The part of an RNA shown here (small-subunit ribosomal RNA, 3' major domain) has 475 nucleotides and comes from a metagenome. Its Rfam family is "Bacterial small subunit ribosomal RNA". Its family is annotated with structural constituent of ribosome and ribosome in the Gene Ontology.
[in-house]
Context: one part of a larger RNA
């Protein structure tokens, strides 16, 4: 100087407390451990691994296993020979592949040949998701959006170092003020950026409709007021008033205002810590394989199942289930695409073909809600697992191993022990909608809006953190 203390002081955070809803019990989905297996590819392992890499394993993916094959190789550069490239059909085979076969003779040319491509050959070489993240780059997590981390010069100290950065106030903040052997500065904080909340202005089509006509319908004429869209501006700064304070910084209350003291949300992550994670995104040193640890194919596996754990979904019901009627979003996506009207089917879906490269058309019915009806506390008109049957769709192909529909079946479950998690406001809870990936395949992920709470006395305690002080046999 640090680190640590079941030492002290001050302070903060959904850290506790106060509340609301969960997890832990059930069934299922999903990940992991374990076990099994020819293989169940690999990685991630307290917080910070476990719906994680994977924004989507039937083949492919795919790295694993079995079998069948190849050896200058699936891919790159160089050399030599032949042939334009390319294309049709047949046979064998699980296919890779092998054999046979048809059409075709192009472009440039100094007529030697050349360019692109294919086949064969020779070696230089290719190739490796093989090992080492404890050899590395890059990227990332974490403490933590915590308020810290440093430097120059000066001063003090023999020196390690100290000072500045400590102190008194204050703040979300090393934020600002005052003081001070310090004076300044840098990386952080804040602001600048995006979005949302108010108003003005510009522009009115595909958007909108107050007035005038018209109509089943903003449908048409008309209009651009309003809504909205998307450009430009205004607006919030403790600016004003009162009080407290040290005449400071600031704090408390008030006015005006759409908004008030960082208005809400996001992006943004200092010096560093964990030899944290990643050699399987990529790159890369070293080591290793080279008729195989490389390459191709078929089939299987990654989907196994006495069990254990994590994360979720659906429930156990009446603030509910079922049936009928009826209302209101936002944000997205669409040409190998989204797919309307209409017809068929109980339905998944099929037929059909209009429109749309989209403020125009489509996905698209929002759902909870509201108005009625019914059920009457029951393992039920709750709950839907499981199983049988019949189908639909995607796709060469749904057996291993897809999603969905209909009929039948109707399991556990009556609110969950010890323990444990999230959340402070348009939040929790609850309700549906969309997108990426994607042929098909979400209860996951990322977004979007609808309805919309309760509680916070307080900081003694638990956890994490900041500053200061003290002790130390630790570095």
């Nucleotide at each position: 100087u640090g680190a640590c203390g079941g030492g002290g002081g001050c302070c903060c955070g959904c850290a506790c407390a106060a509340g609301c809803g969960g997890u832990g019990g059930a069934g299922c989905a999903u990940g992991u451990g374990g076990u099994u297996u020819a293989a169940u590819u690999c990685g991630a392992u307290g917080c910070a691994a476990c719906g994680c890499g994977a924004a989507g394993a039937a083949c492919c993916u795919u790295a694993c296993c079995a079998g069948c094959c190849c050896u200058u190789g699936a891919c790159a550069u160089c050399c030599u020979g032949c042939g334009a490239a390319c294309u049709u059909u047949c046979u064998a085979g699980a296919g890779a592949u092998a054999g046979a076969u048809u059409g075709g003779u192009g472009c440039c040319u100094u007529c030697g040949g050349g360019a692109a491509c294919g086949c064969a050959g020779u070696g230089a070489c290719a190739g490796g998701u093989g090992c080492u993240g404890c050899a590395u780059g890059g990227c990332u997590g974490u403490c933590g959006u915590c308020a810290g981390c440093u430097c120059g010069u000066g001063u003090c100290g023999u020196g390690a170092g100290a000072u500045g950065u400590u102190g008194g106030g204050u703040u979300a903040a090393g934020u600002c003020c005052c003081g001070c052997a310090a004076c300044g500065a840098g990386c952080g904080c804040a602001a600048c950026c995006c979005u949302u909340g108010u108003c003005c202005u510009u522009a009115g089509u595909u958007g909108c409709c107050a007035u005038c006509a018209u109509u089943u319908a903003g449908u048409u004429g008309g209009g651009c007021a309003c809504u909205c869209u998307a450009g430009g501006g205004a607006g919030a700064c403790u600016g004003c008033c009162g009080g407290u304070g040290a005449c400071a910084a600031a704090c408390c209350g008030g006015a005006g205002g759409a908004a008030g003291g960082u208005g809400g949300g996001g992006a943004u992550g200092a010096c560093g810590u964990c030899a944290a994670g990643u050699c399987a995104u990529c790159a890369u040193g070293g080591c290793c394989c080279u008729u195989a640890u490389g390459g191709g194919c078929u089939g299987g596996g990654c989907u196994a199942c006495a069990c254990a754990c994590g994360u979720g979904c659906u429930a156990c019901a009446a603030u509910g289930g079922u049936c009928g009627g009826u209302a209101c979003a936002g944000a997205g996506g669409g040409c190998u695409g989204c797919c309307a009207a209409c017809c068929c089917g109980c339905g998944a879906g099929g037929g059909g073909g209009a429109g749309c490269u989209a403020a125009u058309c489509c996905c698209a019915g929002a759902a909870a809600g509201c108005c009625g009806a019914u059920c009457g506390u029951a393992g039920u008109c709750c709950g839907g697992a499981u199983u049988g049957g019949a189908g639909u769709c995607u796709g060469c192909a749904a057996c291993u191993c897809g999603a969905c529909u209909c009929c039948a079946u109707g399991a556990a479950g009556u609110c969950g022990g010890a323990a444990u998690c999230g959340c402070u406001a348009g939040u929790a809870a609850u309700c549906g909608c969309g997108a990426a990936u994607c042929a098909g395949a979400a209860u996951g992920u990322c977004g979007c809006g609808g309805u919309g709470a309760a509680u916070a006395c307080g900081u003694u305690c638990c956890c994490g953190g900041g500053c200061u002080u003290u002790g130390u046999a630790c570095a």

The RNAcentral record of the full RNA draws on SILVA.